This is a predicted structure of a 471-nucleotide part of an RNA (small-subunit ribosomal RNA, 3' major domain) from an uncultured bacterium. Its mean pLDDT, the model's own confidence on a scale to 100, is 83.
Context: one part of a larger RNA
RNA sequence: UGACGGGGACCCGCACAAGCAGCGGAGCAUGUGGUUUAAUUCGAUGCAACGCGAAGAACCUUACCAGGGCUUGACAUAUUACUGAAGGGUAUAGAGAUAUAUCGUCUCCUUUGGGAGCAGUAAAACAGGUGGUGCAUGGUUGUCGUCAGCUCGUGUCGUGAGAUGUUGGGUUAAGUCCCGCAACGAGCGCAACCCCUAUUCUUAGUUACUAACACAGAAGGUGAGGACUCUAAGGAGACUGCCGGUGACAAACCGGAGGAAGAUGGGGACGACGUCAAAUCAUCAUGCCCUUGAUGUCCUGGGCUACACACGUGCUACAAUGGUCGGUACAGAAGGAAGCGAGAUAGUGAUAUCGAGCGAACCCCCAAAGCCGAUCCCAGUUCGGAUUGUAGGCUGCAAACUCGCCUACAUGAAGCCGGAGUUGCUAGUAAUUGCGAAUCAGCAUGUCGCAGUGAAUGCGUUCCCGGGUCU
Repeated sequence: UGACGGGGACCCGCACAAGCAGCGGAGCAUGUGGUUUAAUUCGAUGCAACGCGAAGAACCUUACCAGGGCUUGACAUAUUACUGAAGGGUAUAGAGAUAUAUCGUCUCCUUUGGGAGCAGUAAAACAGGUGGUGCAUGGUUGUCGUCAGCUCGUGUCGUGAGAUGUUGGGUUAAGUCCCGCAACGAGCGCAACCCCUAUUCUUAGUUACUAACACAGAAGGUGAGGACUCUAAGGAGACUGCCGGUGACAAACCGGAGGAAGAUGGGGACGACGUCAAAUCAUCAUGCCCUUGAUGUCCUGGGCUACACACGUGCUACAAUGGUCGGUACAGAAGGAAGCGAGAUAGUGAUAUCGAGCGAACCCCCAAAGCCGAUCCCAGUUCGGAUUGUAGGCUGCAAACUCGCCUACAUGAAGCCGGAGUUGCUAGUAAUUGCGAAUCAGCAUGUCGCAGUGAAUGCGUUCCCGGGUCU
């Protein structure tokens, strides 16, 4: 000077408290450990690994295993020699990679010698490596933490390490601001500048809109309109600006007015100096080491999907604030051409056939909880849906056995609210209800978004956890 203390003082945070809904018990999904295996590829491992890399493992992916092949190589750049256009089709063998045969094509320039380009063979430089080291590295990322801190120049003090400034009195979300002070200034952070959202104005009206007028009458459908909604570009608006009180005549705080909005309005992007030899050599790049008839590369099949068990994260439930059946209402944000697909027909259905329209404010895309009725009458049930059987549908290569999704019928397991313990959340939030997208041929209970309905509680800071300042 720091760090630490079951030392002190002050302060903050869904940290506790007050509440609401969960997890921990059940079934299933998914990840991990363990075990097994020829292989179950690799990485991530307290918070900060475990629905994580993976926004999607049937083949491919794929890195793993078994077997079958290749060796200048699947890929790159030069060189030399020889041969042939390259590419493609067919047949045979084979699990395929591949091999053989055959058909057919035979490029451009040219001084007609040859040269260029591409492919094959031979040779040698080299290629290749998801092999090792994240404790050799770059880059990127997590975390403390969006916490309010971290420093510098000059000056002053101290023999010096260092101190001061940055401490103190107030105040703030904030080293935010004010006052004081041997300090005076400055930088990186804070805040603001950026985006979305809440109000309004101007401009512009098609594919959006429809108040008045007319036609039509099923419908903004048509004429028309430029008002409204909305769209998307530019402005305005909020600044403690105004009033009162408190305060130190300060900063600021409390209350009020006006206002769509009031004290950072709500949300996002944005992450200081640094910490953890934190993570990543498997995104990529890269030093060194290793490998080179294999640790490279091609292929077929298998594996990553195993299963006594243990843990994490989820989904569905255990029911009457409910289940089932019938009727009926209202979104937002996205996406769409090898696509979205209205409508009609067939089918109980998944779906199939035909197929309008739409490269889309134009066409496609049913919201569900809700509401109105009916029924069930508290039961392992008309709850719950695991598991299993049968019959189908879809995708894909002509492949769903290992190992996909969906439909119908049948079957109808555990489960009657969960021990110790533990998680999230302070408002359009929690809870609950559906919808969409990326990945993607197909395959979400995951992820990322969108809207509908819409609470309870907060005395307070003694205690638990984490953090800040002074001592």